Record summary
Large-subunit ribosomal RNA, domain I from a metagenome, 551 nucleotides, folded computationally.
Context: one part of a larger RNA
RNA sequence: GGCACGAGGUGGAUGCCUUGGGACAUGUCGGCGAUGAAGGACGGAAAGGCCACGAAAGAGUGCGGAGAGCUGCCAACGAAGCGUUGACCCGCACGUGUCCGAAUGGGGAAACCCACUGGGAGUCAAAUCCCAGUACUUACAUCUGAGUAAAGUAGGGUGUGAGAGCGUACGGAGUGAAUUGAAACAUCUCAGUAACUCCAGGAAAAGAAAUCAAGCACGAGAUACCCUGAGUAGUGGCGAGCGAAACGGGUAGAGCCUAAACCGGCACAAGCAAUUGUGACCGGGGUUGCGGGAGCCCAACGUGGGACUUAUUUUUGUAGCUGAACGGUCUGGGAAGGCCGGCCAUAGUGGGUGAUAGCCCCGUAAGCGAAACGAAGAUAAGCCUUAGGGAAUUCCCAAGUAACAUGGGGUCGGAGGAUCCCUGUGUGAAUCCGGGUGCACCAUCAUCCAAGGCUAAAUACGACAUGUCACCGAUAGCGCAUAGUACCGUGAGGGAAAGGUGAAAAGAACCCCGUAAAGGGGAGUGAAAUAGAAUCUGAAACCCCGUGCCU
Numbered sequence: 001g002g003c004a005c006g007a008g009g010u011g012g013a014u015g016c017c018u019u020g021g022g023a024c025a026u027g028u029c030g031g032c033g034a035u036g037a038a039g040g041a042c043g044g045a046a047a048g049g050c051c052a053c054g055a056a057a058g059a060g061u062g063c064g065g066a067g068a069g070c071u072g073c074c075a076a077c078g079a080a081g082c083g084u085u086g087a088c089c090c091g092c093a094c095g096u097g098u099c100c101g102a103a104u105g106g107g108g109a110a111a112c113c114c115a116c117u118g119g120g121a122g123u124c125a126a127a128u129c130c131c132a133g134u135a136c137u138u139a140c141a142u143c144u145g146a147g148u149a150a151a152g153u154a155g156g157g158u159g160u161g162a163g164a165g166c167g168u169a170c171g172g173a174g175u176g177a178a179u180u181g182a183a184a185c186a187u188c189u190c191a192g193u194a195a196c197u198c199c200a201g202g203a204a205a206a207g208a209a210a211u212c213a214a215g216c217a218c219g220a221g222a223u224a225c226c227c228u229g230a231g232u233a234g235u236g237g238c239g240a241g242c243g244a245a246a247c248g249g250g251u252a253g254a255g256c257c258u259a260a261a262c263c264g265g266c267a268c269a270a271g272c273a274a275u276u277g278u279g280a281c282c283g284g285g286g287u288u289g290c291g292g293g294a295g296c297c298c299a300a301c302g303u304g305g306g307a308c309u310u311a312u313u314u315u316u317g318u319a320g321c322u323g324a325a326c327g328g329u330c331u332g333g334g335a336a337g338g339c340c341g342g343c344c345a346u347a348g349u350g351g352g353u354g355a356u357a358g359c360c361c362c363g364u365a366a367g368c369g370a371a372a373c374g375a376a377g378a379u380a381a382g383c384c385u386u387a388g389g390g391a392a393u394u395c396c397c398a399a400g401u402a403a404c405a406u407g408g409g410g411u412c413g414g415a416g417g418a419u420c421c422c423u424g425u426g427u428g429a430a431u432c433c434g435g436g437u438g439c440a441c442c443a444u445c446a447u448c449c450a451a452g453g454c455u456a457a458a459u460a461c462g463a464c465a466u467g468u469c470a471c472c473g474a475u476a477g478c479g480c481a482u483a484g485u486a487c488c489g490u491g492a493g494g495g496a497a498a499g500g501u502g503a504a505a506a507g508a509a510c511c512c513c514g515u516a517a518a519g520g521g522g523a524g525u526g527a528a529a530u531a532g533a534a535u536c537u538g539a540a541a542c543c544c545c546g547u548g549c550c551u
C1' cells in the first nucleotide's frame, strides 16, 4: 500500500408520519368606498414578531348561548387582577375607531407642516387646547346678477343629492401587434390573440323576426348554452391552413313598452278679438303582418296577468343542546393487542387516548334550539296592467333612413358569379296599389315589416363554507406545512431555503476535566439517551480505527 471483516465518524437518502397543499361536487355570497374603502403608519402593562384592537386601544354597551375557571399565540417565568351578583369564551346588534391613503381646508419628500370660519375650554390679556365646517365636478332648488336695451341669460353665492378610489377571474366596447407556421417569403397564418384604454354587472351580452324554411308549396316560431350536424358544406399562394349554418335532441322558458295619426293641456308668436300657427314640453290615445291603428257607429267594467310595494306566515342562515352500550385476566414502560365472558346499534363515518377501542373521551345515527340581525318561498292587501264587432278607405305606421355608386370591414366565403350585415364618401326614395328577404340578376310564388326601446331563467367566473378523493406526502403537493418573508434590483420586478426528542420535559439536580468556555466523563430521568435537544429511522459517496491475509 492492497483485499476482507468488524466498530465508528460524516452525510441526510430511505421508511413511517402530517400541521399544508391539489382537484372535484354541492351550497352561499358576489362587491367595498365621502357614514372616508382597499392598503398602511403609529400606539399599548411588556424586548421582539404574529393576530386582535384604536386615546372607550389584548377592549366598551345591550341581548342571547354556555357554565368554572380566566387575563390571545410564539412562550415560559413573574406581577397585578377578574369570576356563580355568571368572568374568560361563542353569536347578534350598537358604540368607540389616532394619523396617512380617492384624501377632499391649503401645502407636502404618505403617515407630516400651516390655516381660516363658527362654537367651547383657558388666560388680566395672550399663548395653548377641544368640537364642527371649509376640495373639485355635476343635477335640482334657491338668493343674486353683467357686458347691452331686454332677459332673470353668462357669471357668483347658498342648500340638498350624486360622482371620484379600490377589487383576482368572468362580460361588453374601442385601438390592435409581433415572434411563429407556411420547412425561405410578400397574400395568408399566429389572431381580432397578447397588450393598452373605456364602461359595467352579480353576472354581462343577446333577445320577441323587415328570422328561418320550402323550387310549386309541407312547415317552424325571441335569445342564450350543451349535444349533434361536422372537421361536413365551403374557403384557401386550392399552399400552410381556416372552417360554418339550418334541421334534430336537450337545459331553461316570458313576454312587453314607445314614436306617429287623433284629442286635450301648457308655453311662445301673430291678431282688437274669435282664433290661427309653432314646440327637444305634459296627459290621453296607439303598438301590428290571417296587415294594424286613428277618425265614424255599436258593445263592454269584467277576467286574466305582474318582473312593483307592504304585511303575515313557513323554511332557512348566523351561537348551541340531548345523544346507546364493558368488565376480568396475560404480556408489556404503557392495552385499545392475546385469552375469557358480556352489551349497544336509525350510532361499526372519523379523530384522540402511553401499541390496533362500536361500548374511555370528542363525536357519529336520530332528534331539538334564537332575545337579535339576515335570506328565500308562499299567501293576502295595495298598486299597475289587460278584451271585442261593424261600415268606410280620409289620415298615420320610426329619413339624410332604405336603396344605388364607390372605398373598407364582418360572415365558412382571401373580389370571386357574391347574396346578407356594418360602415367612410357621394347621390338619395316610398307609406300598404307600400317595403325587405328567400346567395348575382329578373319574373312568379312564399315569407316577414327595418331605420326607437326594455326584458328573468338556462350560460361564464371568483371568494368562502361543507363534503369527497384508485390526488401529493416535505427536491412531492401552492412560490410558501406558510413567506410574497429573508435576500437581490435605482425601479418596474425577481424571489428562496427551512417539518419530525419523548407517551409525558420526566429537557439531565449533584460531582469531575476545561477559560465562570466549547465539548466531554460520571450520576440521575426514561421502555429506550447510539431518543440529549446538531434530538425518529439513519442508505451511499467520503474519512478514520481495530483484526486477519497478501506484498
Stems, first nucleotide, its partner, number of pairs: 001550006008543002015536001016500002020472002022469009031166002039100003042054002048074003051058001060094006069082003105114003115134007136163009170201001171199005181188001185237001211220002224251004234242002255454003258398001262284004266279005289432001291397004296390003304385003308382011320368003326341005342359002344348001350362003403427008413439001434449005487494002507535001510522004
Model confidence (mean pLDDT): 82 of 100.